[in-house]
RNA sequence: AGGGCAGUAGCUCAACUGGUAGAGCACCGGUCUCCAAAACCGAAGGUUGGGGGUUCGAGUCCCUCCUGCCCUGCCA
Numbered sequence: 001a002g003g004g005c006a007g008u009a010g011c012u013c014a015a016c017u018g019g020u021a022g023a024g025c026a027c028c029g030g031u032c033u034c035c036a037a038a039a040c041c042g043a044a045g046g047u048u049g050g051g052g053g054u055u056c057g058a059g060u061c062c063c064u065c066c067u068g069c070c071c072u073g074c075c076a
Stems, first nucleotide, its partner, number of pairs: 001072007010025004019056001028042004049065005
């Protein structure tokens, strides 16, 4: 330098053909318990990496940039 993959909740990951952004764990509250753990119930938590575009509508399609990983190549 070129190519590929990935970026979504604190963590690990879903989201079909573009049509209301979800789950598990963690955290918080409650039930239970002498207390705690476990179990059960509930609540909260998101600028879907940044910006722009297409569309009635974008996590999803297009352009660009950033970050990480992998492959190839160049110099030494």
Molecule: transfer RNA
Organism: Acidimicrobiaceae bacterium